The RNA shown here (Bacterial RNase P class A) has 348 nucleotides and comes from Abyssibacter profundi. It matches the Rfam family "Bacterial RNase P class A". On this family, see Frank and Pace, Annu Rev Biochem 1998: "Ribonuclease P: unity and diversity in a tRNA processing ribozyme". Rfam classes the family as a ribozyme. The sequence is in RNAcentral, with records from MGnify. The prediction has a mean pLDDT of 79. The organism belongs to Abyssibacter, within Bacteria.

[in-house]
RNA sequence: GAGUCGGCCAGGCAAUCGCUGCACGCAUGCGUGUGGAGGAAAGUCCGGGCUCCAUUGGGCAGGGUGCCAGGUAACGCCUGGGCGGCGCGAGCCGACGGCCAGUGCAACAGAGAACAGACCGCCGAUGGCCCACCAUGUGGUGCACAGGUAAGGGUGAAACGGUGCGGUAAGAGCGCACCGCGCGACCGGCAACGGAAGCGGCACGGUAAACCCCACCCGGAGCAAGGCCAAAUAGGGGAACAACAGGCGUGGCCCGCGUCGUUCCCGGGUAGGCUGCUUGAGGUCCGCGGUGACGCGGAUCCCAGAGGAAUGAUUGCCCACGACAGAACCCGGCUUAUCGGCCGACUC
Numbered sequence: 001g002a003g004u005c006g007g008c009c010a011g012g013c014a015a016u017c018g019c020u021g022c023a024c025g026c027a028u029g030c031g032u033g034u035g036g037a038g039g040a041a042a043g044u045c046c047g048g049g050c051u052c053c054a055u056u057g058g059g060c061a062g063g064g065u066g067c068c069a070g071g072u073a074a075c076g077c078c079u080g081g082g083c084g085g086c087g088c089g090a091g092c093c094g095a096c097g098g099c100c101a102g103u104g105c106a107a108c109a110g111a112g113a114a115c116a117g118a119c120c121g122c123c124g125a126u127g128g129c130c131c132a133c134c135a136u137g138u139g140g141u142g143c144a145c146a147g148g149u150a151a152g153g154g155u156g157a158a159a160c161g162g163u164g165c166g167g168u169a170a171g172a173g174c175g176c177a178c179c180g181c182g183c184g185a186c187c188g189g190c191a192a193c194g195g196a197a198g199c200g201g202c203a204c205g206g207u208a209a210a211c212c213c214c215a216c217c218c219g220g221a222g223c224a225a226g227g228c229c230a231a232a233u234a235g236g237g238g239a240a241c242a243a244c245a246g247g248c249g250u251g252g253c254c255c256g257c258g259u260c261g262u263u264c265c266c267g268g269g270u271a272g273g274c275u276g277c278u279u280g281a282g283g284u285c286c287g288c289g290g291u292g293a294c295g296c297g298g299a300u301c302c303c304a305g306a307g308g309a310a311u312g313a314u315u316g317c318c319c320a321c322g323a324c325a326g327a328a329c330c331c332g333g334c335u336u337a338u339c340g341g342c343c344g345a346c347u348c
Stems, first nucleotide, its partner, number of pairs: 001348009011318007019036008038324001042335002045333005050222004057255004062218005067081005082096001083094004097213002102211002104207002119153002121149003126146002128143002130140004161179006181200003186195003226275004236266006246260004282301008
C1' cells in the first nucleotide's frame, strides 16, 4: 500500500417554548420528579411465546428440511468438523441423502449419446487381383477388393478411463507399471469421513432447484386473537335439509370422540368505553466450564406503550458535518438498504 474477518458508535452539550407515559401533590389541568424509536424499527421470509377453536386421538392426502456432531424454547438459524468448489493467501460459497426401486430427458451436429459406433483415417498378415522371374514355386517399398481396427483426426456441453512401455499386419487393458475405479477386512475418529497395505476387473456414463424413492418434522386462525362493561334494535320475515343411516364441531378427506338441530337469503340495531399493553426464553458487569455457539452461578438495573397514532421548533458552541431511515402484542433469526468514524486480529 492492497485486502480478509470480528466488535463498537449512530451526532454531542446548553438555553427557551411545545408533545407524551408513570409517580406524587393539588383538584380537572397545573406543579415537581423521572422516562420517551432502530441497527436495521424495513421485508412479512422462517421459528416461537401468548389467546381462542377445544373435550381428545389416529390415518391419508398435502407441505417443509436434507453431510456429521452440538447449541437453542424452536427453526429453514448459529457453532465446530467433513467433503466439494473459488481465491497466491487470510478467507468465502454450497438447493451437501438416493440414478443398481421405477419412469423420463439430453435440440442441432455427429458414424455413434448407454451394455453405442465407422465420416476422414490406419493395416491389408491371411483370402483375392496385378507384375516379374532362375517357373507351378519364389519375389514385390505393387493394388486396396474382401476383411480387420477404434490408438490419430473431426462433430458435440458431454463419446464407454489417463500417462508410459511392451505387443500386433495395424491397433485395442490385449499384457504390464503408476494413477484412477471397485471390493472385503484392518487402523484413526462419537460420526460424516480419512489412511496405509492387499486383491480384483480393467469398467452398463450424465441429470433428482426432473417426476420419484428414503429419513426426520408439521392442527388451524390470529392482538382487527381474546376478555369485561354500557347502550340500542325487530329474540323480525322467508326457504332448504333433517333424528343417530342426519346435521354441526377453525385448512382438505376418512375413522374415532362430543353435541342436538343445521344451512342460506332479505330486513333492522350497535360499532362506545375499559382491558389485553409491557418485568421479559430481559439488559449490564463479574466468576467458572467449554475450541466455539452457549451454559451455570452471583451482583445490579427497569430501559417507549401511542390510540387517526407522542420526541417538534428556535438559538449558540463543538464535531466524525450525520446516509438508510419511525415501535403499534412480544421475542430469536435470516434477507435487503446504508453517510461516515473508531478498535482488534490475520493475509499478500